[in-house]
Context: one part of a larger RNA
Molecule: large-subunit ribosomal RNA, domain II
Organism: Aristaeellaceae bacterium
């Protein structure tokens, strides 16, 4: 792991609420008990004690269809409008362990110190060197001591170091040889030593050279039995089948935030019987969108005009003057604001109509039964945040949840559409049509050259890519480009300057002459001159140039961490705009045929039958019929000519749960119908047991 078997809404309650069915009924009913048959799931009989209703109202007396407040009313509860009880049986409530496994823990009786801490009593061990303390003795030596040498002597929580005890490092070993060891070094090793034997403290308690350590492989309080099935708003787990309907993830409140009350939303039963929706037409409320502010309130940019301040100036001082400071108002132009509004939509909401359209699960209301009360994703309209987040938080939709199919390469919630069941029928959606890979190497016109791009997004800003489209100019009296030629004089223009001569600066009335043109000079150059050039102008050429703007496709900008890319391949496309034919493409829709619910009708008459019409994903979750499985009670059967049980691709019924039937094995029981009881179905619970 797999297999077999076991394994989770169960059972009391003279209890409560609500269906169903049934008995008696203005009445229902007995409970303990007792007697009879009788030994089961017992059956009959008595037992009116109690109970519920048949009348209420008042604290009460107490009155009564009325009664209580009251002086009296107003006002409350009632009545006038009558149906209840018992009983089974299903749903739910409450008390109970109450669907089942499951703590951490609390208390209580005990049992433990044969492990192990401490502590008493009693014993026991410690080779072997090594060091040599005190005293002593003996020489020395001193007036006598101190004192010196020298033997003797054997002191230590002394040295080394076996046995013993220990357990610092490393390897090993880690389903071990071992639930703590093995190996090598290693510490201590006469001692606060080490051992043995007896005996002592016992669980909030011991013991503790202390580590929250040990107290029998357990210790922030042993271990056993018990309260005990402790509690567990928690986590898992909860067993056949088919049918029908079908959710929430939200308001308020919570010692409340992953719980629970009430409403919302789902389901069923009963009632009302169209009261709902959609459309249209009339009405109605409102301050959002936008919009506006000399309509207010509040900010606000530039300008004038200006209160008043500030600086400066002037005065002895007052006075007064300027002012590219700052500024209160006022006007002028411009423009802002969820908490500003002279203004003001569309949507949407709310009423009446309409007899339009839909209306077999709409709507109301009562009664039962739930589950939700962590939501998420996108679209739109805000808040918050960075006009960040697969962030958050409200509001309107939608889908995922609890939705399969198709498309998107894969891809809950993007797009197309809502899977009753069948078919080797057909037509569509989104998307697709060159192959992978169903379906076009389809047509027409344009674009793009970058493999842009189809196949992910991406500025600002660049720049004779390249189409188109629009304006202004110059062009056969010759435009642009290019080549040839000239580009002169007053003059080195005046000032300035060492210099300044077209070309550092400054100034100008930047003039005038000659011309075919030529600036008191575009640019480069000299110290300065010079000198290369432009502007213009001739001539060569011989046809379109040039500015400026608006559109399409490109183009650089362009950077990311394991190997790239849908896969081959596309270049008048198999790429991009547009127009237009024709296919493919899904569980969508159409066809056939088939089932289930239901709703309407006829006809039967009870759920029968035909016809039409609708529906028929689905998680929590509600209602519905069902099948298996064991026992009992009542009828009916099987069976040594072979029960049950076990094995067997191939037979027959049913939508299924499953039943039947045949073979084989097995060897004594079992089975069908009715109707009643349940220890009533397993895949899961790190589920228990037992097997491989």
């Nucleotide at each position: 792991g797999c297999c077999u078997a076991c394994g989770a809404g169960u059972u009391g309650g003279c209890c409560c609420c609500g269906g169903g069915c049934g008995g008696c009924g203005a009445g229902g009913u007995u409970a303990a008990g007792c007697c009879c048959c009788a030994u089961g799931a017992g059956g009959g009989g008595c037992g009116g004690a109690g109970c519920c209703g048949a009348a209420g109202c008042g604290a009460a007396a107490g009155c009564g269809a009325g009664c209580c407040u009251u002086a009296a009313a107003a006002g409350g509860c009632g009545c006038g409008u009558g149906a209840g009880u018992c009983g089974c049986c299903c749903g739910g409530g409450c008390c109970a362990g109450a669907c089942g496994c499951g703590a951490a823990a609390c208390c209580u009786u005990g049992c433990g110190a044969u492990c192990u801490a401490c502590c008493c009593c009693g014993g026991u061990c410690c080779a072997g060197g090594a060091u040599g303390a005190a005293g002593u003795c003996c020489c020395g030596g001193u007036g006598a001591c101190u004192c010196g040498g020298g033997a003797u002597g054997g002191a230590g929580g002394u040295c080394c170091g076996a046995a013993c005890c220990g357990g610092u490092a490393a390897g090993c070993g880690u389903u071990g040889a071992a639930a703590a060891g093995c190996u090598u070094a290693c510490g201590g090793a006469u001692g606060a030593g080490g051992c043995c034997g007896g005996g002592g403290u016992a669980g909030g308690g011991g013991u503790g050279a202390a580590a929250g350590g040990c107290c029998a492989a357990u210790c922030a309080a042993g271990c056993u039995g018990g309260g005990a099935g402790a509690u567990a708003g928690c986590u898992c787990g909860u067993a056949c089948u088919c049918c029908c309907c079908g959710a929430a993830a939200u308001g308020c409140a919570u010692u409340u935030a992953g719980g629970u009350g009430c409403a919302g939303c789902c389901c069923c039963g009963g009632g009302g019987u169209u009261a709902g929706u959609g459309c249209g037409g009339c009405g109605g409320a409102g301050g959002u969108a936008g919009a506006g502010c000399u309509a207010c309130c509040g900010a606000u940019a530039g300008g004038a005009c200006g209160c008043g301040a500030g600086g400066g100036c002037u005065u002895c001082a007052c006075c007064g003057c300027c002012u590219a400071u700052c500024a209160a108002g006022u006007c002028c132009u411009g423009a802002c604001g969820a908490a500003c509004u002279c203004c003001g939509a569309a949507u949407g909401c709310c009423g009446c109509c309409g007899c339009c359209a839909u209306g077999u699960g709409u709507c109301c209301c009562c009664g039962g039964g739930a589950g939700u009360g962590a939501g998420g994703g996108c679209g739109c309209g805000g808040g918050u945040g960075c006009u960040a987040a697969c962030g958050u938080c409200c509001g309107c939709g939608u889908c995922c949840g609890a939705g399969a199919g198709g498309a998107g390469a894969a891809c809950a919630a993007u797009c197309c559409g809502g899977a009753c069941c069948a078919u080797c029928g057909g037509c569509c959606a989104a998307g697709g049509c060159c192959c992978c890979g169903a379906a076009g190497u389809g047509g027409g016109c344009g674009c793009u050259g970058a493999g842009u791009u189809g196949c992910g997004c991406u500025a600002a800003c660049g720049a004779g890519g390249u189409c188109c489209c629009c304006g202004c100019g110059c062009a056969g009296a010759g435009a642009c480009a290019g080549c040839c030629a000239g580009g002169a004089u007053g003059u080195u223009g005046g000032c300035u300057u060492g210099g300044a001569a077209g070309c550092a600066g400054c100034c100008a009335c930047u003039c005038a002459u000659u011309c075919a043109a030529a600036g008191a000079g575009u640019g480069c150059g000299u110290a300065a001159c010079a000198g290369c050039u432009c502007a213009c102008u001739g001539g060569u050429c011989g046809a379109g140039c040039g500015c400026g703007g608006g559109g399409g496709c490109g183009u650089g900008g362009a950077u990311a961490a394991u190997g790239a890319u849908c896969g081959g391949g596309c270049a008048u496309a198999a790429g991009c705009g547009u127009c237009c034919c024709g296919c493919c493409g899904a569980a969508g829709c159409c066809a056939u045929g088939g089932g289930a619910c239901u709703c309407u009708g006829a006809c039967a008459g009870c759920g029968g039958u035909c016809a039409g019409g609708g529906u028929c994903g689905g998680u929590a979750g509600g209602g519905g019929a069902g099948c298996a499985u064991u026992c009992g009670c009542g009828g009916c059967g099987c069976g040594g000519c072979g029960a049950a049980g076990c094995g067997g691709a191939a037979g027959g019924c049913g939508c299924g749960a499953g039943c039947c039937g045949c073979c084989g094995u097995g060897g004594a029981g079992c089975g069908c119908c009715g109707c009643g009881a349940a220890a009533a179905g397993c895949a899961a619970a790190u589920g228990u047991a037992g097997g491989c």